[in-house]
Context: one part of a larger RNA
């Protein structure tokens, strides 16, 4: 910009795009066939492999601003007690939430429709024979359709439901400007959304973020002081102390104030 006013929602599906996979076991059944050796078609049932998606409840990785441990230097006058550096955590043992798989769920349904190669029915041309000419039935992982995502710019611009309503100027009129409506952006506080946009949640009539409180998770029992030991250390006090992202409450802080656009209809 476009969908004959202007908005917010919810939709229909031309059209496109994905997937479409297999193997193994019971059974039918040691039946059918087969002298026997062996050994089914059809049908019904289970697991599995690969393969696709989506999550993070378990398993398992990672988790450089979580917690301990520890070696060497400097630092806070000393001791204790801590920061700081060690090639971009100095090494080491763990480890929330997020990210992930090697973990977990789930998918690959159809007694559907037309066919291909193949097979047929009745059947003449051409007294007979022909699946064919008329007419008629069957048959694939393969086509359509049925499943899953996009999808009215599908200019063939599609339906449905709400909300806004007929204001001022100029103009004879088409038309043009202006100031609103409904409703939008900017703006700002932000996220499991995200390169940016765009999406989605809030803006005090407020739980958007942040801090604060509280139990989860995690670390693994602080510090100080007492008591034993010559000590080096150990018990007590203490499942303590400290804690990032996760849940739940709190207006304490930051979303202030405000700006901009945006119908008058064929």
């Nucleotide at each position: 910009c476009g969908c004959a006013a202007g908005a917010g929602a919810a939709u229909u599906g031309a059209a496109c795009g994905g997937a479409g996979u297999c193997u193994u076991c019971c059974u039918u059944a040691g039946u059918a066939c087969g002298a026997g050796a062996g050994g089914a078609c059809c049908g019904g049932g289970a697991a599995g492999a690969g393969c696709g998606a989506a999550c993070c409840u378990c398993c398992a990785g990672u988790g450089u601003a979580u917690c301990g441990g520890u070696u060497a230097u400097c630092c806070u006058g000393c001791c204790a007690a801590g920061g700081g550096u060690a090639a971009a955590u100095g090494c080491c043992g763990a480890g929330u939430a997020g990210c992930u798989g090697u973990g977990u769920u789930c998918g690959a349904a159809g007694u559907g429709g037309a066919u291909a190669a193949g097979u047929g029915c009745u059947g003449a041309a051409a007294g007979c024979a022909u699946a064919u000419a008329a007419g008629u039935a069957c048959g694939a992982a393969g086509c359509c359709c049925a499943c899953c995502g996009u999808a009215a710019g599908a200019u063939g611009a599609g339906u449905u439901c709400u909300c806004u309503c007929u204001u001022u100027g100029a103009g004879u009129a088409a038309u043009c400007a202006a100031g609103u409506a409904a409703g939008u952006c900017c703006c700002c506080a932000c996220g499991c959304a995200g390169a940016u946009c765009a999406c989605g949640u809030g803006g005090u009539u407020g739980a958007u973020a942040g801090g604060c409180a509280g139990g989860a998770g995690g670390u693994g029992u602080a510090a100080g002081u007492a008591u034993g030991g010559c000590a080096a250390c150990a018990u007590a006090u203490u499942c303590a102390g400290c804690u990032g992202a996760a849940c739940u409450g709190u207006a304490c802080u930051a979303a202030u104030c405000g700006g901009a656009c945006g119908a008058g209809g064929g």
Molecule: large-subunit ribosomal RNA, domain VI
Organism: bacterium